RNA sequence: GGUGGCAUAGCCAAGUGGUAAGGCAGAGGUCUGCAAAACCUCCAUUCGGCGGUUCGAAUCCGCCUGCCACCU
Repeated sequence: GGUGGCAUAGCCAAGUGGUAAGGCAGAGGUCUGCAAAACCUCCAUUCGGCGGUUCGAAUCCGCCUGCCACCU
């Protein structure tokens, strides 16, 4: 220098056009003499960033940033 892949919550991770599942952690509550455990509720108005396509984009397209792999 070239090619490909990945980027979603504090962490892991699903979702491949119709507005974002789940688990861990965290917060509140029920229970308990106090805790633990269990159960209930809450937790992503910038899905890496900027544009484009579309009635509608995490999803498709372009560029950029970061990481990984391969080629030279």
Molecule: transfer RNA
Organism: Pseudomonadota bacterium